[in-house]
RNA sequence: GCCGGGGUAGCCAAGCUAGGUAAGGCGCCGGAUUUGAGAUCCGGUGGCCCUUUGGGCCUCAAGGGUUCGAAUCCCUUCCCCGGCGCCA
Numbered sequence: 001g002c003c004g005g006g007g008u009a010g011c012c013a014a015g016c017u018a019g020g021u022a023a024g025g026c027g028c029c030g031g032a033u034u035u036g037a038g039a040u041c042c043g044g045u046g047g048c049c050c051u052u053u054g055g056g057c058c059u060c061a062a063g064g065g066u067u068c069g070a071a072u073c074c075c076u077u078c079c080c081c082g083g084c085g086c087c088a
Base pairs, nucleotide, nucleotide: 001084002083003082004081005080006079007078010026011025012024020068027045028044029043030042031041032040046058047057048056049055050054061077062076063075064074065073
């Protein structure tokens, strides 16, 4: 350099083909149980902000494009993994 695969919340990871509310697990928070902890069970849990029974904005490597609407489609770039090639 060429080809292929990949980058999603604190971590892992599904969703992409076929655009329409970001699954699930771990962890964390609260509760039950326990003398207490662990294990187990129940509920909650992306981030920021606000006048907080609620509401607003933002978020899928980065930027741009298409679209009513983009993690998903298109373009450019960055990074990781594998294969091939080149130089020495």